[in-house]
The RNA shown here (FMN riboswitch aptamer (RFN element)) has 151 nucleotides and comes from uncultured Ilumatobacter sp. Model confidence (mean pLDDT): 79 of 100.

RNA sequence: GAACCCUCGCGGGGUCGGGUGAAAUCCCCAACCGGUGGUGAGAGCCCACGACUCCUCAAUAGACCUGGCAACCUAAAAAGCCAGAGAGUUGAGGACUGAUCCUGUGCAAUUCAGGAGCCGACGGUCAGAGUCCGGAUGGUAGCGAGGGAGA
Numbered sequence: 001g002a003a004c005c006c007u008c009g010c011g012g013g014g015u016c017g018g019g020u021g022a023a024a025u026c027c028c029c030a031a032c033c034g035g036u037g038g039u040g041a042g043a044g045c046c047c048a049c050g051a052c053u054c055c056u057c058a059a060u061a062g063a064c065c066u067g068g069c070a071a072c073c074u075a076a077a078a079a080g081c082c083a084g085a086g087a088g089u090u091g092a093g094g095a096c097u098g099a100u101c102c103u104g105u106g107c108a109a110u111u112c113a114g115g116a117g118c119c120g121a122c123g124g125u126c127a128g129a130g131u132c133c134g135g136a137u138g139g140u141a142g143c144g145a146g147g148g149a150g151a
Base pairs, nucleotide, nucleotide: 004148005147006146007145008144009143010142017029018028019027031131032130033120034119035049036048037047038046044118045117053095054094055093056092057091058090059089060088064086065084066083067082068081069080100116101115102114103113104112122134123133124132
């Protein structure tokens, strides 16, 4: 002291104030927020990944589901056998997947500074949500630590 393997931990922020209204953190004014890796120098809007939604294929134990059979023999019993691959789960792949410019500095920046803009899943709701509630005490890109390993 690399690859690789194992375990554990971590892993998303945000409507001040006001208007209309019977009713809005949902509309209007205004306010606020920005996951992960990369990139010659720091990125919500450059590249890629993750999350939400959908599809396909494969696998699938079982005390889920469906069908068949056996057994039991009237109120109980065996975690019964076979098949399917429907739900679920796991793995792989695919669809979908928002938004930026100008000036300056610099060798180098759509990343920094100044300025002006823009974007934000699904379901719910006394009325339309990036910010409230919910799936989610979930999942995940990944990050870190410890152990093994030993190029």

Its Rfam family is "FMN riboswitch aptamer (RFN element)". From the family's description: The RFN element is a highly conserved domain that is found frequently in the 5'-untranslated regions of prokaryotic mRNAs that encode for flavin mononucleotide (FMN) biosynthesis and transport proteins.
NCBI's taxonomy places the organism under Bacteria, Acidimicrobiia, Acidimicrobiales, Ilumatobacteraceae, Ilumatobacter.